[in-house]
RNA sequence: ACCAGCAAUGGCGAUGGAGCUCGCCACAACCGCCUUUGGGCUGAUGGCUCCUACCGUUCC
Repeated sequence: ACCAGCAAUGGCGAUGGAGCUCGCCACAACCGCCUUUGGGCUGAUGGCUCCUACCGUUCC
């Protein structure tokens, strides 16, 4: 110097914030799906809960 492992820390998991939890990454993890490539579709979560935003229905 390089490689590998462990620990700590940090970051990430298709659109916001918070708590818990799971997984992944160490400059990488991550960057949705379908399609005739014209275009179209779902969802604020990785999962659970809450808030905000958005959408639909009903009532006042």

The prediction has a mean pLDDT of 80. Predicted 3D model of a 60-nucleotide RNA (Fluoride riboswitch aptamer (crcB RNA motif)) from Cyanobacteria bacterium UBA8156. It was read from a public genome assembly, where an Rfam model found it.